[in-house]
RNA sequence: UUUUAAAGUUAAAAUUUCACUUGUAUAAACCCGAGAUAAGGUCGGGUGUUUCUACGGAAAACCAUUAAUUUUCCACUACAAAUGAAGUUUUAUGAAUU
Numbered sequence: 001u002u003u004u005a006a007a008g009u010u011a012a013a014a015u016u017u018c019a020c021u022u023g024u025a026u027a028a029a030c031c032c033g034a035g036a037u038a039a040g041g042u043c044g045g046g047u048g049u050u051u052c053u054a055c056g057g058a059a060a061a062c063c064a065u066u067a068a069u070u071u072u073c074c075a076c077u078a079c080a081a082a083u084g085a086a087g088u089u090u091u092a093u094g095a096a097u098u
Stems, first nucleotide, its partner, number of pairs: 006098002010092010021081005026054001029047006040063002048055001056074006
C1' cells in the first nucleotide's frame, strides 16, 4: 500500500417489550334461588361478548320492621389502531476509526 473478515457509523424495513391515548366488548349489567333487617341491605347459580377473564369496592340516600333496594364515582381483562421509549433481526452503506 492492497485484499479479506469482524466491530462500528448512517439509512430503511420487519418485529418484541413497556408506557399512554382512542375505539370495540359489557351496561363492572340483567334474571332465578336462598339470606339479613335501620348496629341490616349479603351469598350461590345462569344469561350476556365474532371474546379469555371479571362482574366488585367506597360514599350517600331510601326502606319504620316489611321485602325490596336506589344513585354517584372508581377499574380490570380481551382485541384493534395511533404516538413515544428501549431492544432484536435483515438489507444497503462514501470517507474516517479498531

Purine riboswitch aptamer from Moheibacter lacus, 98 nucleotides, folded computationally. Its Rfam family is "Purine riboswitch aptamer". From the family's description: Riboswitches are metabolite binding domains within certain messenger RNAs that serve as precision sensors for their corresponding targets. Rfam 15.1 lists 4,097 matches to the family in 1,411 species. The literature on the family includes a 2004 paper in Nature by Batey et al., "Structure of a natural guanine-responsive riboswitch complexed with the metabolite hypoxanthine". Its mean pLDDT, the model's own confidence on a scale to 100, is 79.